Description: Large-subunit ribosomal RNA, half B from Candidatus Hodgkinia cicadicola, 1208 nucleotides, folded computationally.
[in-house]
Context: one part of a larger RNA
């Protein structure tokens, strides 16, 4: 100095983010016990009393045969400062939040409000169950069976649980539409001797499932749940009104709240004071009802306030004990370390130097100690940026993919029905005009049909284009039809063949739904068997399901359960805005070109005429003249070198000979080249271009045209297309590909384009880099900010400056907000609070001053001065602020926003949990909340002590001086002068005088305390001294009551004074330059706590080594040192006393001083105990005197010049 134990005057939370930490409380009996309450608790609530020891005799109870033993009283006595006398053993109320409860959780930072939980709901599953795990057997579920299994959400209990189905989502339905593969038809191409046929490419249609769309239901499913105006007889608000939007417009309840940003919201409580906290109010940034709301008794190592006891948290710290720390002996690590011969200030400087520069300081080494620096150590920063990094998590990123859901074939058999489609047979049907008339076509051919009943009538019925046409049925009895006119076509007289349209009882195939059946297949039971066991299994029986299912093969749809990636760069850090290619002009510094997230503005076209070409023509604007006409319309007339004409458009260059405007003809907005040659240029691109062939255009020609006044107006390659092609054509011809020529398809706009095809989170996070880059700090800098000053418009009753001081203007400071991005990212720990300082002066107190709109008294400004001083609560985490109470004042700044190898760890800033927002969502929020591991033995510089060595010119003692250094350094209130000077009064001094305080700070213990584990009492539980008595050890000295000596503050004493000197601001005295003035120029003077001294310390290493006295000799001398016995000195050293010529320490003897009457005995009582004698006894540690009884014994060791070695 730490760590652990103790005690503590007065106060008693004043500490401090918080009562952390402590300390109270604590057993047992008896009394007594609020609110609230789920009636059960709340309760050990709280509070309050008792308690030791004896007790002849009395009482109960319990064993026991009995004597007794054990426990409970009762009476009465005793004795203490204390009777649960140690030890062991809650502190206690009152309020809110959150969670009902006990329980669980991040082993090694979060024990919580998080998690679970009975308890409520939804949902999904009918048994080979849903669900899970597997590739599958197979399993759990379960030897369960919907009073049951899983899922998800809320979370006891009480009162509740509004609206909304538009949007995802589930459930269910379905007309139309989109919708694979298959089916099924059909078409182009190509091939083609015969065959002409999906042979072969390709396309189109038919059909059509799940699905999507569609249309319903579900919200205890995800989830949501509004604005804008106006109005009432004070105001103010708005029952009402009006409007627009939506799917609905948030109801109960609650409410600045774990949600309220503003904000410390207002009021009310509680406190002297309350950012907390209670209670209310509603303006709910951004409460709200099973992601539940709102209340709740009893819990809780949860958070939050507030009060009683307590009490060293602290005012303010002292003391003791042990154990380190020191010193000895003996053992005996570690990070760490370029190398060191490792000082201070000021400046430098990669911008904070022990190492550079320039001054100052410095005589060598140690040891205890503290920790300000070595940008101290440790851990290739966890924040930040950056990687064409990683990792994991999310989704309506992109791509796959399992599950799933359907379709089709295969496995796959049988019989029916019912519909529906096709074939084949039958039967029908077919109206333009004209015409006898309802002429389907073509061909045959001259008949043909009828008693197996023609024509006619009658009746029913089917188409119907309304005229009719086909059957049926009766009567009825013999005839009808064809040829002829007209018609493209001739008779349905008759036969074949076919078309349209309908119809069919049958045949026959196909499709679809439906039903059955058994034989695949599946599954269960049974019995015998299987060497024997089986729940298993060949076979058998017997039942069930069935050609579904299962499985397998293609297909459509779905799919964050899984996977792999993706997810731009610029950037005064990043990210959020912004930007990206192209063309003008400034920058751009007079070729060309030239960055900024520099200052401006345009393009992603347009025109067959706005090309060509020949010919003509001049604009704009301004004056003047002309009815309507005005400033500005048209017409005329003058100017008019180009001016804001024009010239599609944007700027700039250009252009009046026109490139600009009219007009005529007309396609050169042409083919094939340009391998002439520039320009520009990193490639790639890009930009001009005479000429040459051919055919044109206009022009009398000469001659111009390969697009526009010029400069924008776009995009490399692969990949696809679509037109021509004297190219190729895998045996051959052919073709298909492909090449070439033209063209066409990119907001590939991140415009040199990574892929056809891509968003997000990390606070759980790793890695690789970075001071090439941010957030502290520190550098520059000085917009901001602070602080001087100039002008003086105004005010101040006149007056610019007693005070204030507008518009402007000039500075200075490095403190703020910022601005660079200089050191540091192989680590410079961040706010506040504590401790400790130190400086600066722009001064808050004291000091001394000039003005004043200073009578006095208080005061306003300034101007000089940095010596010392410079508060305590309340509330936050705070600086800071506001309060309350005090003071001569409660100053402003700096020092890595001094100060974490000094301390805290409230606040920020890791992981956990919640509310409010925001996000589908994984998550996030300079928004709240509750919880959350702070290392380090000191090498080195530095600073605080303490030493050894050495010098100091011969060795020593003993006294001294003091260069330098350093400590102090405050102010208040009383009286007197004086109730005076001043002033109408009220009121009230300077100036100088005594006195008493506060704060600081030295020293000291004589007193008041505090401590005093070696002094004395007292006492409790147990144990030894055989027993009793007396002592005795443990138990925090076992607890309690006092205290000596030292330590010590709460306690005494004592300081700060008063002078001299030179000065500051100011005040003067003399006196010129400048015959005056004028404090100044020569000369002299007043003048402050401030500066030199005085005043106290240290202090000759003061290397400049100071003085003075005295002592020293040839040897055990002058002195010192070992050693020893000690100490009020001390970490070792050191330093001090002493060492037998001795009182230096124990001893001892005496006495101080505590403590309180010891042991023994004798008496009184049953006993406990008490008296009485001896005895105010007995003990007494460090205090004091005394005495050599013990120990300071015997011994060593250094250690001096000159000199003729006589000496002096």
């Nucleotide at each position: 100095u730490u760590g652990c134990g103790u005690u503590g005057a007065a106060g008693g939370a004043a500490c401090u983010c918080g009562g952390c930490a402590a300390a109270u409380u604590g057993a047992a009996c008896g009394c007594g016990u609020a609110a609230c309450c789920u009636c059960g608790g709340g309760a050990g609530a709280a509070g309050c009393g008792u308690u030791g020891c004896c007790u002849c005799c009395c009482u109960c109870g319990g064993c026991g045969c009995a004597a007794g033993c054990c426990g409970a009283g009762a009476u009465g006595g005793c004795g203490u400062a204390a009777c649960a006398c140690a030890a062991a053993a809650g502190g206690g109320g009152g309020a809110a939040g959150c969670g009902a409860c006990u329980g669980u959780u991040u082993a090694c930072c979060a024990a919580a409000a998080a998690c679970a939980c009975a308890g409520g709901a939804c949902u999904c599953u009918g048994c080979c169950a849903a669900a899970u795990c597997g590739a599958a057997a197979g399993a759990u579920g379960a030897u369960g069976u919907a009073u049951a299994g899983g899922g998800u959400c809320u979370g006891a209990c009480g009162c509740c649980u509004g609206c909304c189905c538009a949007g995802u989502g589930c459930u269910g339905g379905c007309a139309a539409a989109c919708g694979a593969a298959a089916u099924u038809c059909a078409a182009a191409u190509g091939u083609u001797u015969u065959a002409a046929a999906u042979c072969a490419u390709u396309u189109g249609a038919u059909a059509u499932a799940a699905g999507u769309c569609c249309c319903a239901g579900u919200c205890a499913a995800c989830g949501g749940c509004g604005g804008c105006c106006g109005u009432a007889a004070c105001u103010a608000u708005a029952a009402c009104g009006g409007u627009c939007c939506a799917a609905a417009g948030g109801u109960a309840g609650c409410g600045a709240a774990a949600u309220c940003c503003c904000u410390u919201g207002u009021c009310g409580g509680g406190u002297a004071a309350g950012u907390u906290c209670c209670g209310a109010c509603c303006u709910g940034c951004a409460c709200g009802a099973a992601u539940g709301g709102c209340g709740u008794a009893a819990c809780g190592a949860c958070u939050u306030c507030c009060c009683c006891g307590c009490u060293g948290u602290c005012u303010c710290c002292a003391g003791c004990g042990c154990a380190a720390g020191c010193c000895c002996a003996g053992c005996g690590a570690a990070a760490u370390u370029g190398a060191a011969u490792u000082c201070c200030c000021c400046g430098u400087g990669a911008a904070g130097a022990u190492g550079c520069g320039g001054g100052g300081u410095c005589c060598u080494c140690g040891c205890g100690g503290c920790a300000a620096g070595a940008c101290g150590g440790a851990a290739a920063g966890a924040c930040c940026c950056c990687g064409u990094g990683c990792a994991c998590c999310u989704u309506c990123a992109c791509u796959a993919c399992a599950a799933c859901c359907u379709u089709g074939c295969g496995u796959u058999g049988g019989u029916g029905a019912a519909a529906u489609c096709g074939a084949c047979g039958g039967u029908u049907u077919g109206c333009g005009u004209a015409g006898c008339g309802u002429a389907a076509a073509c061909g045959g051919u001259a008949a043909g049909c009828g008693a197996u009943g023609a024509u006619u009538c009658u009746u029913c019925u089917u188409c119907u284009u309304c005229g009719g046409u086909g059957g049926g049925a009766g009567c009825g009895a013999a005839g009808c039809u064809c040829a002829c006119a007209a018609u493209g076509a001739a008779a349905c007289a008759c036969c074949g063949u076919u078309c349209u349209a309908a119809c069919u009882u049958u045949u026959c195939g196909g499709u679809u739904u439906u039903a059955c059946c058994u034989c695949a297949u599946c599954g269960a039971a049974g019995u015998u068997a299987g060497c024997u066991a089986a729940u298993c299994u060949c076979a058998c029986u017997u039942c069930g399901a069935a050609a579904c299912c299962c499985c397998g093969c293609a297909a459509g749809g779905g799919g964050g359960c899984u996977a792999g990636u993706u997810u731009g760069a610029c950037u005064g850090g990043g990210g959020c805005g912004g930007u990206c290619g192209c063309c003008u002009c400034c920058c751009a510094a007079a070729a060309c070109g030239u960055a900024a997230c520099g200052g401006a503005g345009g393009c992603g076209u347009g025109c067959g005429a706005a090309g060509g070409u020949a010919a003509g023509c001049u604009c704009a604007a301004a004056u003047c003249g002309g009815u309507u006409u005005g400033g500005a319309a048209c017409c005329g007339a003058u100017u008019g070198u180009u001016g804001a004409a024009g010239c599609g458009c944007a700027a700039u260059g250009g252009c009046a000979u026109a490139u600009g405007c009219u007009u005529g003809c007309u396609u050169a907005a042409c083919u094939g080249c340009g391998a002439a040659g520039a320009c520009a240029u990193a490639c790639a691109a890009g930009u001009c271009g005479a000429g040459c062939a051919g055919g044109g255009a206009c022009g009398a020609a000469a001659g111009u045209c390969g697009g526009c006044c010029a400069u924008a107006g776009u995009g490399a390659c692969c990949c696809g297309a679509u037109g021509g092609u004297u190219c190729c054509g895998a045996a051959u011809g052919g073709a298909a590909c492909g090449g070439c020529c033209a063209u066409c398809g990119a907001u590939c706009a991140a415009c040199g384009g990574a892929u056809a095809a891509a968003a997000g989170g990390u606070a759980c996070g790793c890695c690789g880099g970075g001071g090439a880059u941010a957030a502290c700090a520190g550098g520059c800098u000085a917009a901001u900010a602070g602080c001087u000053c100039c002008c003086g418009a105004g005010a101040g009753c006149a007056c610019u400056c007693a005070u204030c001081g507008a518009c402007g203007g000039a500075g200075c400071u490095g403190u703020u907000u910022g601005g660079c991005a200089c050191c540091u990212c192989g680590a410079u720990g961040u706010c506040g609070a504590c401790u400790c300082a130190u400086c600066g002066c722009a001064u808050c107190c004291u000091g001394g001053g000039a003005c004043u709109g200073a009578a006095g008294a208080a005061g306003g400004c300034c101007c000089c001065a940095a010596g010392g001083g410079u508060a305590u609560g309340g509330c936050u985490g705070u600086u800071c602020g506001c309060c309350a109470u005090u003071u001569a004042a409660a100053g402003c700044g700096g020092u890595a926003c001094g100060u974490g190898a000094g301390u805290u760890g409230g606040g920020u800033u890791c992981a956990g949990a919640a509310c409010g927002u925001c996000g589908c969502g994984a998550g996030a929020c300079a928004g709240u909340u509750c919880g959350g591991u702070c290392c380090c033995u000191a090498u080195c510089u530095g600073c605080c002590g303490c030493g050894a060595g050495u010098g100091u010119u011969a060795g020593a003692a003993u006294g001294u001086u003091g260069a330098c250094g350093g400590g102090c350094c405050c102010u208040c209130c009383c009286u007197c002068c004086a109730g005076u000077a001043c002033g109408a009064g009220a009121g009230g001094a300077c100036c100088g005088a005594g006195g008493g305080g506060g704060c600081c700070g030295a020293a000291c213990c004589g007193c008041u305390g505090g401590u005093g584990u070696u002094c004395c009492u007292g006492u409790u539980g147990u144990c030894c001294c055989g027993c009793u008595g007396a002592g005795g050890g443990c138990a925090c000295g076992g607890c309690a009551g006092g205290u000596u000596a030292g330590c010590u503050a709460c306690g005494u004493u004592c300081g700060g004074a008063a002078g001299u000197g030179a000065u500051a601001a100011c005040c003067g005295c003399u006196g010129a330059a400048a015959g005056c003035a004028a404090a100044u120029a020569a000369g002299c003077g007043g003048g402050a706590a401030g500066c030199c001294u005085u005043u106290c310390c240290u202090c000759a290493g003061a290397u400049u080594a100071a003085c003075a006295u005295u002592c020293u000799a040839u040897g055990u001398u002058a002195g010192a040192g070992u050693c020893g016995u000690g100490g009020a000195a001390g970490a070792u050293u050191a330093c001090c006393a002493c060492g037998u010529u001795g009182a230096u320490a124990g001893g001892u003897c005496a006495g101080a001083u505590g403590u309180a009457u010891a042991a023994g005995c004798g008496c009184a009582g049953c006993a406990a105990u008490g008296c009485g004698c001896u005895u105010c006894a007995g003990c007494u540690u460090a205090c004091u005197g005394a005495u050599a009884c013990u120990a300071a014994c015997u011994u060593c060791u250094c250690a001096a010049a000159c000199g003729u070695u006589a000496g002096a």
It matches the Rfam family "Bacterial large subunit ribosomal RNA". The coordinates come from a structure-prediction model, not an experiment, and the mean pLDDT is 83.